[in-house]
Context: one part of a larger RNA
């Protein structure tokens, strides 16, 4: 010079875009962050509306009881989602990453594409209700479905294995007391071809320090059978063989999340991996499975430890490396906000819910850009201040003072885009027996903004400069005060009485909402 997630000095007027816990993967009070679905299911409540009967009188109202239906909610069965998004980087030196239209022995919920199916019997179990317990839980009874069991077709070359489930909207004729058959629209369900997504597994190359670490290794290394996984394979085990790595660094040892990329040089290179994006691995520590398409699961489960808490002393409960916020330790890192309006995720047939993802706002000159803090004209070259050779210099057109502008902060008043959708009524196609329902397109009415009365527009009014440095290297020089003292100092070096080097004080000179210092890095 150039660069920071920066700190700490002095100073501080705005806006934009960014960006902020690098230390204790320390401990964590509190509220939030993962739910949906009544068009799977049966039950409780509570509202309304029709109706029965009873009381009470005001002769049509109140009250409580009771059936129906409609709405809404609670908690449970059941489904699909908690495996993604979000977070920090402890561990690992590893097919962990990274490249390579690599290589073969796999798997894939939702989704798209094509075909056949949806038939028949039986069984339990919650929520409730008794009942023990402080709770946390547990016992016994009874019952639903799309819950779980079986049988039949299906699928397969054979064996073996080995299916399903219904909701729901609409409807002329015709059967039926009715529910409903039927007949059509749609939303599941089963099986199996492909695809598309996502993964799993293996290989070749690459990319840290150390030899003051030189020999390592017995499931090792290969074979053969078996086991096991979706799947290969000593991955496991049984038997055989002595083999496999190694000075081109095996093995220890230390140290690390990789990378696109950043930073910094003319470039090789070197340093470094915050902020964004891809991959890995982690979730209080250790261990294990279960469930499932998928997880050995951060806001699940066990089991062990540690620490915390509740406790009726019998037991029991938690995990913030999600958002915010505490304490702690540190030179050091922000709000216990707003909203689902937008993009995206999850449910739902939709309305909708839910969502610290997101979008927004707030603090910090932390950082890069930009903007302003006035413009012209004004000499008797004012007062003041500093300096003089006492003559005058300089500070300085600077200010006064006259005329102009009004950016951006500050008040008033107008005032947008972010808004696609949704819900409704109506043409027109489609599908059908159908003018019904349902999809697809147009139109018409009603309505959704958190940021916010914000950007922006017009009007009043007139608030905003500092830090360093001046011996040389390095742009800028007098005075006074101090006397190797107080003190400066990147580096050479100033100070011991005429100090352009220490202090103050005029002047100057560079940068400017900065300025210089301090740390790291090329």
């Nucleotide at each position: 010079g150039a660069a920071c997630g920066a700190a700490a000095g002095c100073u501080g007027g705005c806006g934009g875009c960014g960006u902020g816990g690098a230390u204790a993967a320390g401990a964590c009070a509190u509220g939030c962050a993962a739910g949906u679905c009544g068009a799977a299911c049966g039950a409780g409540a509570a509202u309304u509306g029709c109706g029965a009967a009873u009381a009470g009188c005001u002769u049509g109202c109140u009250a409580a009881u009771u059936g129906c239906a409609a709405u809404u909610u609670u908690a449970g069965u059941g489904g699909c989602g908690g495996a993604c998004g979000g977070g920090g980087g402890g561990g690992g030196a590893u097919c962990a990453c990274g490249u390579g239209a690599g290589c073969a022995a796999c798997c894939u919920g939702c989704c798209c594409u094509a075909a056949a199916g949806u038939g028949g019997g039986g069984g339990a179990u919650a929520c409730c209700u008794u009942u023990c317990g402080a709770a946390a839980g547990g016992a016994a009874g009874a019952u639903u479905a799309a819950u779980g069991c079986u049988c039949c077709u299906a699928c397969g070359a054979a064996a073996a294995u080995c299916a399903a489930a219904g909701c729901u909207g609409g409807g002329g004729a015709u059967c039926g007391u009715a529910a409903g058959a039927c007949c059509u629209g749609g939303c599941g369900c089963u099986u199996u071809c492909g695809g598309a997504u996502g993964g799993g597994c293996u290989c070749g190359c690459g990319g840290c320090c150390u030899a003051u670490c030189a020999g390592c290794u017995u499931g090792u290394u290969g074979g053969u059978g078996a086991g096991g996984u979706a799947a290969u394979a000593g991955c496991u085990c049984a038997c055989c063989a002595a083999g496999g790595c190694u000075a081109c660094g095996a093995c220890g040892g230390g140290u690390a999340a990789c990378u696109g990329g950043u930073c910094u040089g003319a470039g090789a290179g070197g340093a470094u991996g915050a902020u964004c994006a891809g991959u890995c691995a982690c979730a209080c520590u250790g261990g294990a499975a279960c469930u499932g398409a998928g997880a050995c699961a951060c806001g699940g489960u066990c089991c062990a430890g540690a620490c915390a808490c509740c406790u009726a002393c019998g037991g029991g409960u938690g995990g913030c490396a999600g958002c915010a916020g505490u304490c702690g330790a540190g030179a050091a890192u922000c709000a216990u906000u707003c909203a689902c309006a937008a993009u995206g995720g999850g449910g739902g047939a939709a309305a909708c819910c839910c969502u610290g993802a997101u979008g927004g706002u707030g603090c910090g000159a932390c950082g890069c850009c930009g903007c302003g803090u006035g413009g012209a004209g004004g000499a008797u070259g004012a007062c003041g201040g500093c300096c003089c050779u006492a003559g005058g210099g300089u500070u300085g057109u600077a200010a006064a003072c006259u005329c102009c502008u009004g950016u951006c902060a500050u008040c008033a008043g107008a005032g947008a885009g972010u808004a696609a959708g949704g819900u409704u009524u109506u043409g027109c196609g489609g599908u059908u027996a159908a003018u019904a329902a349902c999809c697809g397109u147009g139109g018409g009415g009603c309505u959704u903004g958190a940021u916010a009365g914000u950007a922006u527009c017009u009007g009043a009014a007139g608030g905003a400069a500092g830090a360093g440095a001046c011996g040389g290297c390095u742009a800028a020089c007098u005075c006074u005060g101090u006397g190797c003292c107080a003190g400066c100092a990147g580096c050479c070096g100033c100070g011991g009485u005429a100090a352009u080097a220490c202090a103050g004080a005029g002047g100057u000179c560079u940068c400017a909402a900065g300025c210089g210092u301090u740390g790291u890095u090329c």
Overview: A computed fold for a 522-nucleotide part of an RNA from an uncultured prokaryote, annotated as small-subunit ribosomal RNA, 5' domain. The full RNA is in RNAcentral, with records from ENA.